The RNA shown here (small-subunit ribosomal RNA) has 1494 nucleotides and comes from an uncultured bacterium. RNAcentral holds the sequence, with entries from Greengenes.
[in-house]
RNA sequence: AGAGUUUGAUCCUGGCUCAGGACGAACGCUGGCGGCGUGCUUAACACAUGCAAGUCGAACGGAGGUAUUUAUUUCGGUAGAUAUCUUAGUGGCGAACGGGUCUUAGUGGCGAACGGGUGAGUAACGCGUGAGCAACCUGACCUAAAGAGGGGGAUAACAUUCGGAAACGGAUGCUAAUACCGCAUAAGACCACAUUGUCACAUGACAGAGGGGUCAAAGGAGCAAUCCACAUGGAUGGGCCCGCGGCUGAUUAGCUAGUUGGUGGGGUAAUGGCCCACCAAGGCGACGAUCAGUAGCCGACCUGAGAGGGUGACCGGCCACACUGGAACUGAGACACGGUCCAGACUCCUACGGGAGGCAGCAGUGGGGAAUAUUGGGCAAUGGGCGCAAGCCUGACCCAGCAACGCCGCGUGAGGGAAGAAGGUUUUCGGAUUGUAAACCUCUGUCCUUGGGGACGAAAAAAAUGACGGUACCAGAGGAGGAAGCCACGGCUAACUACGUGCCAGCAGCCGCGGUAAUACGUAGGUGGCGAGCGUUGUCCGGAAUUACUGGGCGUAAAGGGCGCGUAGGCGGCUCUUUAAGUCAGAUGUGAAAACCCAGGGCUUAACCUUGGGAGUGCAUUUGAAACUGAAGGGCUCGAGUGCAGGAGAGGUAAGUGGAAUUCCUAGUGUAGCGGUGAAAUGCGUAGAUAUUAGGAGGAACACCAGUGGCGAAGGCGACUUACUGGACUGUAACUGACGCUGAGGCGCGAAAGCGUGGGGAGCAAACAGGAUUAGAUACCCUGGUAGUCCACGCUGUAAACGAUGGAUACUAGGUGUGGGAGCAAUUCAGUCUCCGUGCCGGAGCUAACGCAAUAAGUAUCCCGCCUGGGGAGUACGGUCGCAAGGCUGAAACUCAAAGGAAUUGACGGGGACCCGCACAAGCAGCGGAGCAUGUGGUUUAAUUCGAAGCAACGCGAAGAACCUUACCAAGGCUUGACAUCCUCUGACCGCCAUAGAAAUAUAUGGUUUCCCUCGGGGGAACGGAGACAGGUGGUGCAUGGUUGUCGUCAGCUCGUGUCGUGAGAUGUUGGGUUAAGUCCCGCAACGAGCGCAACCCUUAUCAUUAGUUGCCAGCACUUCGGGUGGGAACUCUAAUGAGACUGCCGGGGAUAACUCGGAGGAAGGUGGGGACGACGUCAAAUCAUCAUGCCCCUUAUGUCUUGGGCUACACACGUGCUACAAUGGCUGUAACAAAGGGCUGCGAUACCGUAAGGUGGAGCGAAUCCCAAAAAGCCGGCCUCAGUUCGGAUCGUGGGCUGCAACCCGCCCACGUGAAGCCGGAGUUGCUAGUAAUCGCGGAUCAGCAUGUCGCGGUGAAUACGUUCCCGGGCCUUGUACACACCGCCCGUCACACCAUGGGAGUUGGGAGCGCCCGAAGCCGGUAUCCUAACCGUAAGGAGGGAGCCGUCGAAGGUGAGAUCAAUGACUGGGGUGAAGUCGUAACAAGGUAACC
Repeated sequence: AGAGUUUGAUCCUGGCUCAGGACGAACGCUGGCGGCGUGCUUAACACAUGCAAGUCGAACGGAGGUAUUUAUUUCGGUAGAUAUCUUAGUGGCGAACGGGUCUUAGUGGCGAACGGGUGAGUAACGCGUGAGCAACCUGACCUAAAGAGGGGGAUAACAUUCGGAAACGGAUGCUAAUACCGCAUAAGACCACAUUGUCACAUGACAGAGGGGUCAAAGGAGCAAUCCACAUGGAUGGGCCCGCGGCUGAUUAGCUAGUUGGUGGGGUAAUGGCCCACCAAGGCGACGAUCAGUAGCCGACCUGAGAGGGUGACCGGCCACACUGGAACUGAGACACGGUCCAGACUCCUACGGGAGGCAGCAGUGGGGAAUAUUGGGCAAUGGGCGCAAGCCUGACCCAGCAACGCCGCGUGAGGGAAGAAGGUUUUCGGAUUGUAAACCUCUGUCCUUGGGGACGAAAAAAAUGACGGUACCAGAGGAGGAAGCCACGGCUAACUACGUGCCAGCAGCCGCGGUAAUACGUAGGUGGCGAGCGUUGUCCGGAAUUACUGGGCGUAAAGGGCGCGUAGGCGGCUCUUUAAGUCAGAUGUGAAAACCCAGGGCUUAACCUUGGGAGUGCAUUUGAAACUGAAGGGCUCGAGUGCAGGAGAGGUAAGUGGAAUUCCUAGUGUAGCGGUGAAAUGCGUAGAUAUUAGGAGGAACACCAGUGGCGAAGGCGACUUACUGGACUGUAACUGACGCUGAGGCGCGAAAGCGUGGGGAGCAAACAGGAUUAGAUACCCUGGUAGUCCACGCUGUAAACGAUGGAUACUAGGUGUGGGAGCAAUUCAGUCUCCGUGCCGGAGCUAACGCAAUAAGUAUCCCGCCUGGGGAGUACGGUCGCAAGGCUGAAACUCAAAGGAAUUGACGGGGACCCGCACAAGCAGCGGAGCAUGUGGUUUAAUUCGAAGCAACGCGAAGAACCUUACCAAGGCUUGACAUCCUCUGACCGCCAUAGAAAUAUAUGGUUUCCCUCGGGGGAACGGAGACAGGUGGUGCAUGGUUGUCGUCAGCUCGUGUCGUGAGAUGUUGGGUUAAGUCCCGCAACGAGCGCAACCCUUAUCAUUAGUUGCCAGCACUUCGGGUGGGAACUCUAAUGAGACUGCCGGGGAUAACUCGGAGGAAGGUGGGGACGACGUCAAAUCAUCAUGCCCCUUAUGUCUUGGGCUACACACGUGCUACAAUGGCUGUAACAAAGGGCUGCGAUACCGUAAGGUGGAGCGAAUCCCAAAAAGCCGGCCUCAGUUCGGAUCGUGGGCUGCAACCCGCCCACGUGAAGCCGGAGUUGCUAGUAAUCGCGGAUCAGCAUGUCGCGGUGAAUACGUUCCCGGGCCUUGUACACACCGCCCGUCACACCAUGGGAGUUGGGAGCGCCCGAAGCCGGUAUCCUAACCGUAAGGAGGGAGCCGUCGAAGGUGAGAUCAAUGACUGGGGUGAAGUCGUAACAAGGUAACC
C1' cells in the first nucleotide's frame, strides 16, 4: 500500500466481498511447563447453608465462672472475707473507702452513611469541564484560648406475675451511669436594635465599639499525656447555582395552570414555586420545545496517517439502586444493601389466632444461556472500625484452587550421518519424492524425576510474629528418556499430485467448483502457514474519499426545485476614524491518579512492576497586537435604483372588425354513382347523392408574410383595429448613496388531460357502434360518433414542465451569421467602433467519454435545492391538500451481486448506399402425379447390426449383404483362447482317411514325417501345461490425432514500426476511380511486410523441332485389293522439347494514371476453355465402425468358433434415380462415324450348336500389334395413324441359361405367354449461360455372380440473358441496438403451482406512558373539645411542656372511566419477491415490423 467481482473486451460510476488489528468471548480439534493478568456480557430471575460490622468492663448497674483464704458441713456443698483507720488487747458499734481475676445479656458511647456489589432506572446540572455561593453544613483530626460549680427525677437489666405455639409482649416492684433534666458561670458564639470605618458583584460583605436577650459540661482510668463541653481558624468531606459540551426520530409541531413572574409567608444547613395565599399573564419552541425510542456518565479502551468512528469489562473518579412502591426516624452525615414503618408480589414456619424473610457482599444452589471459577487458607502484609492498650472484628485485602480466557517467556533436543535403507506416494517404469529425515555414532540437561540446602516479603532498641511455603532460588545425581498439533494448498493468497465420487455426495468469504480424466467435494502422499496452540463464529474500527471538516458529487451514471416574488437566515463595493466580539501572541491557574510516549530502574529476559519527564490539542483569567471579519460613526460613486430622450416586439387583458376554407340549410342545373382502401366492405345515393351555381346559417382556427426571427420568469404568445397595462434595450449623466445577491418556510403563476356550474358546438375526436385485417384483433386501416376541444367563473397543480445544465458577480484566444439600438466616416453599395439579445464553428482549459467551450460543463466567490447500489417503491402506513380523480411528504421487511453511463469490436435489422453470384429475371430440360429401382423415417421382428440428420443426412460410409462379408439374432461349442511375446514339457506336430454330428468339434486306428551340425548341441515349426497376458466393430468424435464436409475459389485475414486514443482499440485495410480479385492507379499519418488473389503445375485449342513401331499412306512399285507387301517420314497420330497472347499495336473515353470500349493481325484476345490448388477462421460440424489413441468397461464373456436366420420384413411417409405416357415417336431392314479404357485365377477371335441367354472349342494377346467391341442416336427405306394403341412395360405363369459348396428365404440373364398404372403431373421446387443444357451410346472400378448407382469417355447439339425492383447467399462502407451462446438473440405482462416477508381487515389479547374520578396505609405537618403525664414554675389549686387518641391537608398501592400509543394475533383479502423445463400472447430492444417515451 491494495485486491476480486458488472463487459466479448474497455474506461467510468457504483455496490458487494477479502487481506489488518482488537475482544470479559463462545464453539471444533489438540494440549508440556512457568510468570503476570482476567473470568455471569443472559434472568436488577429465585435462593438452601455458612460467613461478610462490630467494639469498648478505662461510662454503668447486674449476672456467671474461677484463684487464694476463713468458717461450717449431712463431706455433695454452703456462707463470708481479701485494703486501711481507730483501739494496749479482745469484743462491739460506727464511718469512710471498697470488694482479686475472667466472661458479658442489658443501659451507655463510637462505628454501622466507610469498605464491598450491581447498572435496573436516568437524556437529567445525572456526568465532564470551567467558574460561583455576598445563600450553606461538616463527627472524628489539626490549631489558639477559657472552663467543668451545684442539684434533680427516672429507666432497662433484674425479681415476681400474666398472655402467646412461636415471634414477642403486658403489668407490678427495685437500681446505676460519660443515659436524661433544671439552675449557676459566659472568655466566646448566636439573635434583634441603633451606630462607625473599609470594601464590593444587584440583594450586600467584613471589621470595630454599645447596651439588651439566649446558650455549656461528666465523669472514668491512669504516673502522665489524653478522652468530655463551649468555641476560633484550618483541613477533609459534602450541599446548592451557573456557562459550555456529549444519542436517534419532524411519518412527534406546538408544549405549559405552580405553569412564568411578583408581593408576603412557611420550610431548609442554605438560595429558590421547594411549598402556601394573593396579584399579573406570562414562560419554552424550526438554533427543534413537547412526545417517543435507546442509554448510567467520565478518565480511558479498540481502531485509524490523522480527522474521525466504535466501546464504557477489568483499574480509577462521579451518579443511581439494594425484592417492588411509598415514608419518615435516628444521626455530623441516610430518607440508610446485611435499620424501622406501611402497601404489594413471592417463599418459609404455624397450634390457623399469628409470625419470619430479602446474596445487585464472599463462596455456593437452581434456572436462563453459546458461555464465565472454590460452599478454600489467613488476618503474616496493606487498609478500615472500636478500644488507653493488650486486643477483638474485617469473604476489604493478601494468598492458594479451577479455566490455554488473554499477554509474555521456555521446552519437546544438539552435532555428525547416503547404501540417498525399508516403508509410503507417484511414475513416461528410467526414475522422482518423503529425505539427513530415520537407523547408527558422539554429546547436552532447559522443563522433568529424586535426595540436600533454602529465602526477601517483618516493621526505624530488643524480642515475638509468614496464610503463601519447604514455594521461589541454589548446588548434586538420573536419563533423549515423559512433552505437537491445527488450518490451508482454483484466483484474491504462501502452498500440487494420485485415487474415489459423477450437478450425486458435498464445498463456498466473494468470484464460483461438482453433469466420468475435479490442483475447488472426500481420502492419501507431498507442500505452505502458524505453533501449545490452530481454525470457525460473533462484534467493532480499518481498508470505505462508500456521508467526503480534513476529503465527494448533481448535461447523459443516483442527484437542479416547473417558474417567479419575497420573510428569517447566510454572504456582501471604495475610503477614514474608533472599538476589541471573532482572530493572533505572551503569562497564570486548571486539565486527579492510573493509562499513553520518552529516558532510566527492579524481577535471569519479557509480559509485569516502578522513578522522573513529556503529552493531555481543552476551559478559565489576564496582558498586549489591530491587518482581516464583526460593531459604532463619517465620507464616496463604479454596484443598485430614479429622472430625461428614443426606437423594437405573436408580452398581457378587454371590446370590436375581417376574409379564405370545412359543414349544414334553401333553390337551380344534372344523372348514377359517390366515398374509401394495400385490396375491400360498412356508409351516402333514383325519396336525385357526388359534381356544379346562387343565397343563407353557424362555430372554430387565422394560409402567404415566417426566419435555429421577436417577446415573456416559466407555462406560453401568431388575422386586423382600439383602449388599458407589465418588462427589457439604447443614449445621457441631473438625482439617491450600498439602498445589493441568494433565499429554508410562505405567497403567487403554472401546458395538456380532468372536475363543478352555466353557455356554445362547424371541424376534429377518447368511449362506443359497424366494416375490414388476423390463428385471434377488445389494436394498427376504413365509415360513423358522444364526452371533450371553444367561452365565462371556480377547482386541480402535474409533464421527457428539457438546454434532462438553479441563481448572481467577475475574469479567460478567435472566426462567422442574425435581431434591436447608438457613434464615426461615407454619393450609393460596402466599412469601422460599441451595447444588449439570439445561433453556428473552434483554441486553451475541463470531462469517464460523448462533448462543453464568453449564452461554459473553463477559472473563482456567495446563497439555495438535491444525491449516496439495483429491486421492493414513488409503494404501504401516518399526516396534509383536493368535490373527486389524485397531489405533496415518504419508509421497512424481504431479495439480488449486480443495476448503470460513455465509448470499442463484432453480429443482427421486416435501416440506408454501392457491388457480385444461374440469386432473380429471360429461356431449355426436369422433379413433385404413375410403375419400378435405391436410400431414409416409421412400424414390425428373435434379429431386422451400426453410423450419417436443414443447406452441408437420405443411389451417403457400401468401388457392389445368397454362405463369407457381418458387426445383429437363435442354437451348439471353447476358455492363455481365432491372433502376438515370454517360460516349460514332448518328440514330432500338422495334414490325409474312417465314425458321430447341422457344423465347429470329438473319438479311434494305422501309416508318413523338418533343417544345420564340430554329434555336445543349435535353429525353425507344432501339440499339451502354468501364468504374465491376449481379445473387444463394447462406451465416450463433448478427452484426442489424423482425415473430411461447409461458408467459399468468397476476397478477404493479419503483422512490424510509426502515429492517434486514459483504454478496449483505431490508422494502415477508409476515400476517388478500376478489376474476376485488398487487381491496379491516385490521394491520404502512415511506411512496409506476411497468408490468401493472380502466376508458376496438368490438360485442351495452333504451329515448329526431334523420333517413326504395333500407328500413318501424299507420291512410287507390287497386290489375293486387306497399308496386305516393298518403300516412304510428307500427313494423321503418338510423346518429348519448344514457340505462341503480352492490352504488345492503332483509335475513342478517362486525371496525361490504373483501366475500359472499338479495331487490326492471329489457331486463340483481354485470367482463351477445363482441372489440381481452399487464407485467418466458423459450425464442441462428421468419423473411437478405415486407422491410431487417453480414460472407462467386459474377461468360462461385451472375447472366439460353427450352423441356420437376419441386414432383402411392409399399412405408410420422404429423398434420389430409371422407364414412360408416345408420331421430333415405336417397330423393322440396310448400312455409317468415336473416344477413353480393361485383359493371364484374364480378355477370349474365326468356326460350330442353340430362337436366345448361352454352350462347344481355344487362334491371338501380358497388348498403339490380339481380344472385349456391336458404338448408339443419326442417314436411307418399310410398317404403324392418335388408340391405353405395333405407346408403356410393371406384375404374374411356364420353360431355360450362367456363376457359385449352395440361388427357398435372397442373384443376374434368355424365350414364350400375361400386359398393371400411366395420355405430361396441385401447392411448391431443381439444374444449366456453350461444345454448356438436352439427348445418344461406350468403358472402368468393386466383382465368383449381381448396376437404373457411381467414376470416366466421346457422338449429335440448342434457346435465352432487357436488366438488378424483388427472393436467396455473399463482399465493402455507414446507421441503430437493451444482442455477444451474438435475432433460432434478448425480453414483458396476466394466469396456474410452491415458498417467503409484508399492507388492509369484523375484531381479539397484552404492555408501557399520561389524564379524570373514587378509596386512602404508613408517615411528616397542622388542628384538637377526650384521656394520660416524673424532672420546670407554683405553698396549693393549677400551669407550662409532653404523650396517646381523634380530625384535616398531602399521600403509595388499589379500583374505575374515556381516549391516545406500541406489540402480538385474526376468517378473508391486496399487491410484492423468489423458484428447472408450465399456459396465453409479443409489449420493448433494429424504422422491433403502428418510432419510442413522459